[in-house]
Context: one part of a larger RNA
């Protein structure tokens, strides 16, 4: 000079785009942040309304409505969002392995889904409890559980063969054994089957599912080479420790774990110890080589009050889950109980500091659904901070040998200064009026064609057109139009470095100050004013990096 997640003085017109606890991984009221699915199942109110009957207390239907809320089951819930406490480590980044591995939904293909059973919640009743919650009998359904059949292909065990440097591990054959499965709903009446015509469904189609395989594709899991911190004022360190053998465990290798045998293993190319620290892609400086950083954003990790731990699951050792231990709040009938903002927002603390207890699923994505749709503090936007960038404006022409005031003065004059008035314009932003978006297409429903399915001119899928239906921002950008110079400068500096001089007031005082330094009676260096420099909606300081 140049940078910042800045802060602090002064000072402040709009805007557009980013951005905002760097401190206490300190505590946290309150609300919201994860649910969907009735096209899995079983069941199933109420208030209001109609309205009947009535001893006027009330009682029944009906409709609310197969709705609500609840349960049985499914998928999700390991995504997404926060934070950097831990880690110096295969945790990262790069470059490879895995003949040692997994993979829910999704694509693509193969072959299937026969034929039984018993149960259970919700419901009723009882009953223990202050509460949070429980126990008990009875009842019933599923795509919940559970036999039995089959088994193309899978997986085990054994045998033969081949690849290969190596095979009990890879392929190939063969024999033998284990392991499946659910329905759901839409539409049909040619065959079937029950029915008189009608029609039904075990039949036939479609959609959604659901079973054992095989290939994909996407996440992942494990291993190894490299590479990036500081102290040697840490010099030796290790006993599951380093290998083997069997085994047990995992998806899978392994001393991961285990029993037994051997004694080995690391280390001055710094083991161990200690102190720091998430990483990286970047970012910030620099001419570069480096130096310093790791905030938004993205990739990867690790954590969720604290420590430990498993539990369902493709997947967690699982922020909004369970269980145990402990601090700490919090109920309590004292016998037990709940809780966990480092998600959005918001309080108290800390602290030089760092936001709204908004709005809306309209768009983008995400989870459930067949599908409308529902859920979404992800996200889109809005708010509040000149914290940063960028832009724009606070006016533009003209206008005197020069007004006034002010400042200097050798009193002659000089300077503020074309600056002002005073005349002409213009109309950005701000204010008024008025019109007003784009960001929405898909989806859905209607209409009307086309392909495919099929017995079908039903239904289903694909697919085109046309219509109509959806906007939080927002009455917001943007456009017009009206009216006015009218509402918008300020802050730091003038001894040298360094651009920019006078006077006055102080007298080594008061005070300045980056560094060298200034004031002790003429101070361009302290204060004030005039004048003058530099930046500008900022300017100055402080910090920190190069």
């Nucleotide at each position: 000079g140049a940078a910042c997640g800045a802060a602090c003085g002064c000072u402040g017109g709009c805007g557009g785009c980013g951005u905002g606890c760097c401190u206490a991984a300190c505590a946290c009221a309150u609300g919201c942040a994860a649910g969907u699915c009735g096209a899995a199942c079983g069941a199933g109110a109420a208030a209001g309304u109609c309205u009947c009957c009535u001893u006027c207390g009330g009682g029944g239907g009906a409709u609310g409505a197969g709705u609500a809320g609840a349960g049985u089951g499914g998928c999700g819930a390991a995504c997404g969002g926060g934070u950097g406490a831990g880690u110096a480590a295969c945790a990262c980044g790069u470059g490879a392995g895995c003949a040692a591995c997994c993979u829910g939904c999704c694509c693509c293909u193969g072959a299937g889904a026969c034929u039984g059973g018993g149960a259970u919640a919700a419901c009723a009743c009882c009953u223990c409890g202050a509460a949070a919650g429980g126990g008990g009998u009875g009842c019933u359904a599923a795509u919940a559980c559970c036999g039995g059949a089959u088994a193309a292909g899978a997986c085990c065990a054994c045998g033969a063969g081949g690849u290969g440097a190596a095979a009990a591990u890879c392929c190939u054959c063969g024999c033998g054994g284990u392991a499946a499965a659910a329905g759901a709903u839409g539409g049909c009446u040619g065959a079937u089957g029950c029915u008189u015509u009608u029609g039904c469904a075990a039949g036939c189609c479609g959609u959604c599912g659901u079973u054992c395989g095989g290939g994909g594709a996407u996440g992942g899991g494990c291993u190894c080479g490299c590479g990036g911190a500081c102290c040697a004022u840490u010099a030796g360190c290790u006993u599951g420790u380093u290998g083997g053998u069997g085994g047990g465990g995992u998806a899978a290798c392994g001393g991961c774990c285990c029993a037994c045998c051997a004694a080995g293993g690391c280390u001055a190319c710094g083991a161990u110890g200690g102190u720091u620290a998430g990483u990286c892609g970047g970012c910030c400086u620099g001419a570069g080589a480096g130096g310093g950083u790791g905030u938004c954003c993205g990739g990867c990790c690790a954590c969720a009050c604290u420590g430990g731990g498993a539990c369902u699951g493709a997947g967690a050792c699982a922020c909004g889950g369970c269980c145990c231990a402990g601090a700490c709040u919090c109920c309590u009938a004292c016998g037990g109980g709940a809780g966990g903002c480092a998600g959005c927002a918001g309080u108290g603390g800390g602290g030089a500091a760092u936001a709204u207890u908004g709005c809306g699923c309209a768009a983008u994505g995400g989870g459930g659904g067949c599908a409308a749709c529902c859920c979404u503090g992800a996200c889109g936007c809005a708010g509040c901070g000149a914290c940063g960038c960028c832009g724009c404006g606070u006016g533009g022409g003209g206008g005197a040998u020069g007004a006034a005031g002010u400042c200097c003065u050798u009193c002659g004059g000089g300077a503020u200064g074309u600056a002002a008035a005073c005349c002409c314009c213009u109309g950005u932003c701000g204010g008024g009026c008025g019109g007003g978006a784009a960001g929405a297409a898909c989806g859905g429903c209607g209409a009307u064609g086309g392909g495919c399915u099929u017995a079908a001119c039903a239904g289903g899928c694909c697919u085109a057109u046309c219509g109509u239906u959806u906007g939080a921002c927002g009455g917001u950008a943007c456009c017009g139009c009206c009216a006015a110079a009218g509402g918008a400068a300020g802050c730091c500096c003038c001894g040298g470095c360094u651009a920019a001089c006078u006077c006055c007031g102080u007298g080594c005082c008061a005070g300045c100050a980056g560094c060298c330094g200034c004031g002790g009676u003429a101070a361009u260096a302290c204060g004030g004013a005039g004048g003058g420099g530099g930046c500008a909606a900022g300017c100055g300081u402080u910090g920190u990096u190069c």

The part of an RNA shown here (small-subunit ribosomal RNA, 5' domain) has 546 nucleotides and comes from an uncultured Planctomycetota bacterium. RNAcentral holds the full RNA, with entries from ENA. The coordinates come from a structure-prediction model, not an experiment, and the mean pLDDT is 86.